[in-house]
Context: one part of a larger RNA
RNA sequence: CCAGCUGGUGAAUGGCUCGGCUCGAGAGCCGACGACGGACGUGCCAAGCUGCGAUAAGCUCAGGGAAGCCGCAUGGAGGCGAAGAACCUGAGAUCUCCGAAUGGGAAUCCCUCUACAAUUGCCUUGCGCAAUGGGGAACGCUCCGAAUUGAAACAUCUCAGUAGGAGCAGGAAGAGAAAUCAAUCCGAGAUGUCGUUACUAACGGCGAGUGAACGCGACACAGUCCAAACCGAAGCCCUCACGGGCAAUGUGGUGUUCGGGCUGAUACCAAGCAGUUCGAGUUCGUGAGAAGUCUCCUGGAACGGAGCACGAUACAGGGCGACAGUCCCGUAUCACGAACGCGACCUGCGGAUCAGUUCCCAGAGUAGCGGGGGUUGGAUAUCCCUCGUGAAUACCUCAGGCAUCGACUGAGAAGACUAAACACUCCUCGAGACCGAUAGCGAACAAGUAGCGUGAGCGAACGCUGAAAAGCACCCCGAGAAGGGCGGUGCAAUAGGGCCUGAAAUCAGCUGGCGAUCGAGCGACGGGGCUUGAAAGGCUCCUCUCAGAAUGACCGUGGGGCGACCCACCAGUAAGACGAGAGGAGAGCCGAAGUUCCGUCGUGCGUUUUGAAAAACGAACCAGGGAGUGUACUGCUCCGGCGAGUCUAACACGAGUAUCGUGGAAGGCGCAGGGAAACCGACAAGGCCGCAGCAUUGCGAGGGCCGCCGUGUUCAAGCGCGGGGAGUCGAAGCAGUACUACCCGAAACCGAGUGAUCUACUCCGAGGCAGGAUGAAGCGUGCCGAAAGGCACGUGGAGGUCCGUUAGCGUUGGUGUCCUACAAUACCCUCGCGUGAUCUUGGAGUAGGGGUGAAAGGCCCAUCGAACUCGGCAACAAGCUGGUUCCGACCGAAACAUGUCGAAGCAUGACCUCUCCUAAGGUAGUUCGUGCGGUAGAGCCACCGAUUGGGAGACCCGCCUCCGAGAGGAGUCGGCCUCCCUGUCGAACUCCGAACGUACGAACGCCGCUGACGGAGGGAGUCCGGUGUCCCGGGGUAAGCUUGGGCACCGUGAGGGGAACAACCCAGAGUUAGGUUAAUGACCCAAAGUGUGGAUUAAGUGUAAUCCUCUGAAGGUAGUCUUGAGCCCUAAACAGCCGGGAGGUGAGCUUAGAAGCAGCUACCCGCUAAGAAAAGCGUAACAGCUUACCGGCCGAGGUUCAAGGCGCCCAAAAUGAACGGGACUCAAAUCCACCUCUGAUACCUAACCGCCUCCUUCACCGGAGGAUCGUGUAGGUCGGCGUACUGUACGGAUGGAAGCUCGGGCGAGAGCUCGCGUGGACCGUUCAGUAACGACAAUCCUGGUCACAGUAGCAGCGAUAUUCGGGUGCGAACCCCGAAGGUCUGAAGGGUAAGAGUUCCUCGGCACUGCUAAUCAGCCGAGGGUUAGCCGAUCCUAAGUCCGGCCGUAAUUCGAACCGGACGAACGGGCAACUGGUUAAUAUUCCAGUGCUACCACGCACUGAAAGUCGACGCUUUGGAAACGGUUGAGCCGGGCCUUCGCCCGGUUGAAUCGGGGAACUCCGUGGAAGCCGUAACGGCACGAAGCGGAAGAAGCCCGAGACAACGAAAGUCAGCCCUAUCCAGAGCCCGUGAAAAGACGAGCGUGGUAUUCGUAUCGAGAUCCGACACAGGUACCCUGGCAGAGCAAGCCAAGACC
Repeated sequence: CCAGCUGGUGAAUGGCUCGGCUCGAGAGCCGACGACGGACGUGCCAAGCUGCGAUAAGCUCAGGGAAGCCGCAUGGAGGCGAAGAACCUGAGAUCUCCGAAUGGGAAUCCCUCUACAAUUGCCUUGCGCAAUGGGGAACGCUCCGAAUUGAAACAUCUCAGUAGGAGCAGGAAGAGAAAUCAAUCCGAGAUGUCGUUACUAACGGCGAGUGAACGCGACACAGUCCAAACCGAAGCCCUCACGGGCAAUGUGGUGUUCGGGCUGAUACCAAGCAGUUCGAGUUCGUGAGAAGUCUCCUGGAACGGAGCACGAUACAGGGCGACAGUCCCGUAUCACGAACGCGACCUGCGGAUCAGUUCCCAGAGUAGCGGGGGUUGGAUAUCCCUCGUGAAUACCUCAGGCAUCGACUGAGAAGACUAAACACUCCUCGAGACCGAUAGCGAACAAGUAGCGUGAGCGAACGCUGAAAAGCACCCCGAGAAGGGCGGUGCAAUAGGGCCUGAAAUCAGCUGGCGAUCGAGCGACGGGGCUUGAAAGGCUCCUCUCAGAAUGACCGUGGGGCGACCCACCAGUAAGACGAGAGGAGAGCCGAAGUUCCGUCGUGCGUUUUGAAAAACGAACCAGGGAGUGUACUGCUCCGGCGAGUCUAACACGAGUAUCGUGGAAGGCGCAGGGAAACCGACAAGGCCGCAGCAUUGCGAGGGCCGCCGUGUUCAAGCGCGGGGAGUCGAAGCAGUACUACCCGAAACCGAGUGAUCUACUCCGAGGCAGGAUGAAGCGUGCCGAAAGGCACGUGGAGGUCCGUUAGCGUUGGUGUCCUACAAUACCCUCGCGUGAUCUUGGAGUAGGGGUGAAAGGCCCAUCGAACUCGGCAACAAGCUGGUUCCGACCGAAACAUGUCGAAGCAUGACCUCUCCUAAGGUAGUUCGUGCGGUAGAGCCACCGAUUGGGAGACCCGCCUCCGAGAGGAGUCGGCCUCCCUGUCGAACUCCGAACGUACGAACGCCGCUGACGGAGGGAGUCCGGUGUCCCGGGGUAAGCUUGGGCACCGUGAGGGGAACAACCCAGAGUUAGGUUAAUGACCCAAAGUGUGGAUUAAGUGUAAUCCUCUGAAGGUAGUCUUGAGCCCUAAACAGCCGGGAGGUGAGCUUAGAAGCAGCUACCCGCUAAGAAAAGCGUAACAGCUUACCGGCCGAGGUUCAAGGCGCCCAAAAUGAACGGGACUCAAAUCCACCUCUGAUACCUAACCGCCUCCUUCACCGGAGGAUCGUGUAGGUCGGCGUACUGUACGGAUGGAAGCUCGGGCGAGAGCUCGCGUGGACCGUUCAGUAACGACAAUCCUGGUCACAGUAGCAGCGAUAUUCGGGUGCGAACCCCGAAGGUCUGAAGGGUAAGAGUUCCUCGGCACUGCUAAUCAGCCGAGGGUUAGCCGAUCCUAAGUCCGGCCGUAAUUCGAACCGGACGAACGGGCAACUGGUUAAUAUUCCAGUGCUACCACGCACUGAAAGUCGACGCUUUGGAAACGGUUGAGCCGGGCCUUCGCCCGGUUGAAUCGGGGAACUCCGUGGAAGCCGUAACGGCACGAAGCGGAAGAAGCCCGAGACAACGAAAGUCAGCCCUAUCCAGAGCCCGUGAAAAGACGAGCGUGGUAUUCGUAUCGAGAUCCGACACAGGUACCCUGGCAGAGCAAGCCAAGACC
């Protein structure tokens, strides 16, 4: 690592079902006499469900009932019952609060004090008598009324009058008794529903689609009443009565279309309604109801097996310890009762008929018409609305699908009612080829529960011990009620409490095999080792013999080849697979299973794709669930029935009652076609051919060709369609269309609702903003000025002013930290604003195409370029993606054309498949013949076009030059034209012109009666293609590029080769075996040659067919081999060596110099074998060294050019790495020639399988044949396996079913079968049938589970504070105590609102929660705890909200204004309380003491009512008074240190209330200022300043009382300073002027009494709130000590809190 075993986990499977689903039948309303629904209570103990309601799991009565009972719920305790309980039925009583909710209000509670609130009716006027309201699953009627969608877009249209909304009714609703149809021959006779008419008429961008009626067949049947004419109180209501009311604007009678009234006459009993009695029926209820608990066996148990009996108008079903006719309940059958409607008889009410027609009556803004709309199939001819117009009167009117006229027919509108037949299913009963716990309702269980959300709303999971609890006594371990052991019960405990069975994933232990020298699709095939081996299988090996397919030798002899080697004979011999026989061996032995090793081969599965092992997508694993279905219509095939016919539908009857049988032709299809229509209207056979067949001159069903006929067109001719009878119904299959239509999957659209607890803006009520700075106006003083005014200095305190980590708000940068966070927006630093367009809070308003928006498309509950929720909806629609489940057999594509708002689609054709018809030819190959063709090539003096160079010539044109006075001329150059020579081209040039292709014919070949060719019909798929080519093109520099034509292959094709590698080479694979070859190869890996004869290469060149893949170019090369040509050469070449290389002369010029060699000119002469007026180097110039040139030595080829082969350079990529590797050099490279072998699923052979054909057979079996059958994606066709249930025939099972685990066997496979075990009650086969019928995949759904791994590693434990000692305890870092240390200071302290809701306190616990532990706790269990006249609510009103009225609206739960009423603030307004004490937990609430308020009663006093005042209000700034507090100093008390002096620390308290005092301001009196008084500032004054006196007049102010009460161990005094709350007062500012009402005062005293109800615990946050959390976030208000300081800054420290 793999497998198994034993267990665990886990829940599948099997079995079961108190639950669902569907259908059938029945039944069908409740409510002011308070419903439906809910809240809260209710039990001895009581959380949930059920029941019930303060009479509360119940009370009373009547009936039944029987011995038990006190619900689910089996416990403890205690009761009830023969005096009849429990339980059942009926009647009654009680029945809290909310709810239509109804006295008023309000979130289930209050208030007033007793109420039909509201809307109606009547009335006796009193809410007196009545009615309505609301609810109900679907069904019904009326009104309003979408959109997605379809139309492949979209607007009319469609979806659809659907979804949804509004109103209303009932058990049904609605409709309904003709101003109806029909018809021009007859007729019908209310309405509704079913079948049919009919996918018809009709409508319709005449597109998509929509779509009746009459009639017929059925079900069920039912008809009536008013208004009016005429009569005229003859009538009705209340009351016992009296009496009263209604009514002449008419109660009542009559009357209603076969008209009536009226007039006249007659003499009869039908319908309907009510009641008594009786009858049958339906529903429900009650009762009776047969026959074994016989014997034996198994077993825990008999209902099983064996044996013997019995019942049956009862063998439906269920239960009982396994399967029960005879055990129990029931069942068949019978009987009784109640209710209900129905029927019959009787009684009463009631009604009818005829004649006449002088007269009277018979429904008006109606019928009709016009304009405009909606709706409908309704078209001119549906129905309705609106605006306008507008009749007649029975002698009249309306209708008869266009109008009008005349006939005819039918019928009387404009008033009303009406059962049954039909819709639905909350409910009751029954049933099921429905489901069986991931199924079936969401819900078999606490289910609309738990949970989530502000809300509308969303919304799970969880079934099973056993026959019986007999549910484990006692003992032991343990801190233990945890857990375990022993033991007991039981058939069973591996049935022990989420307990039947108990799979898989998976985990542990054990066993087998293997294992740290070795390479990874995990396997397949072949072989070996070890292990297992009970049953269900029995064969295997060795030897010999027989027979022997394809193939096929060695050796030997003879011959050939340079050689490898070959040929002939031996010899088709030996050998050779499968097979047959004999003998022997084996019994763990063979097959088999597990594992491992060796050999060969081999890159998973599904999908999408031209192409996937893919670094394309999907899946961690397992189990269960999971996708072509149903109806209607249409077409085809097949089988069956009947057949010129065929079939019924609704419905009816019968019955064994949803099945079935018999009726039922209404109607459909067919029997005749043609035509737009009017209209007309056809071969039962005249000739010939001919398949099958017969069995032959041929006949010849079907079939074919003619002929003829019908009809349309038509002058005619001709042409089109049709004609010599086959349909129809049903089952099955396939397909189409419509419906969701194989399944899952959007973003969207529309409707109705829910949201402004977030946020935006607005309204109402409140609150906040340390400190500092600047210094506007105004004012004052001084100076200047004639004045206006100016300047200076002060004062003053303005400002969308400044600074500011004051608070608070914001969020610039760090693009810091964090980024599975502390946090779904945080932390830190930095930064902006911070008296204003400021910030915050409480209460309100605005709502989705809408709001709000200083505007960013921002915000509107973590959602915004149109919120959220539900619905239309399983949406739909998705031309797009994914998925789509068992086996086999035969055939087998297309990626093209045309059209398309078409290109990711679709249709038709081509291509595939299946079936049928016909009947004899067909033609992919080759050759020949006869035609056709204009390409490749070639050519261009053969056309057209392009085109190199040159020459000649002429007219003309142009620049320039020359000549000329000019005209003009001349010349050169260029252009143009012509001719000649020369050199080239063309897809759209051709004087030419193949190969080749093609048509027809012939021959051969091949195919074909086993049916070709052809034709018809059913079913498809496909319309992204790709590659190769030394085939042909277009585009492009090119491409693994793009786009065409031909062929092939891949696609859909395996095998061999190519290292690997879809399309390259070989080759088309049924299975197994034996052989032979192909491509390719033969040194080793690795089968076959280190083969043969030659040559080349020295570069590892190379060892690479093709290729994206193997690269290698231009250019160069005295590398080397081969070939050719020219030249030199024994008269001695080429190279080398030796020698010469000189003279005139240093040539001349130039120059400082210039000597061969700076430069210029010239480059001579002679000696020579030869030697430059010098080809280089060199010097300043010389010199010097070479060279050219010459001689000698040497002795045979040399040299130059050109061509070819193989090499070399050119030659650069990232770790070393591209011959497959090793490696290879006369080769294992390259070229030429050759020999022998290897090698595939190809070919040959044997056996078998399938398919096809034939023979035989009823069929199966069997036999024969197949050289020319066997790959296969999409797809077509055919045959099988399995699952659940039903029927049928037949079986199995406690002597052990299903399921599960392991093992044996059979089949090609899907699968089937057998055995041991487990399990403990059901299961199977045959033939048919019905389907929610087969899974590995869908980022599928649900559940369970693993490895990696106790590994890597140390991320986190939620802001850097703990440490030590002791205690408790089984156990202590974190619980308690002590000590030390540390943190917070405008808080992390204290008080409170919202919100939460018991978290508060005590005791006992630690399974859960707590980021560890826990003895602790905001956790679990039990108990306890919140005390008010004076604190709030309660009262008042604000923004605003609600109700009623009124009106609008189709309507309303909707709505503006107005009127009336109510609500609306626990921070606004407001009657009244303080101090101390007390509890574990409460206190302004209890207690003590001391007060106060309102109201009531009484007493006293006073009094006309009221007016009036207060309540009652902005911002900024300033002054005054001033507690508390702080601080300074002193006194006193206590404590500490200290020898003293002294120092230090702490304390030194004391309320509400009552009485008195009390500043400023104001007023009065006095006073009398001509310049005074005064302020912080402004200011004031003869209209009276200062001063003086007085009145009224504030505080948390002062004094006294309260009160030596209390508190304190004691002391319990005084002075100074500071400023806040609070109180009083002034000034300034405004484009801003800053609530209302209740109430109070006005307006006494005393005594007594009353003061209800609700809140009150606790937290109020770095753990009780909002953020899913014990979350570094968010969350309104109040208080704020000391040091130092401007300061609420920063820092440190108290009190207090915390670690």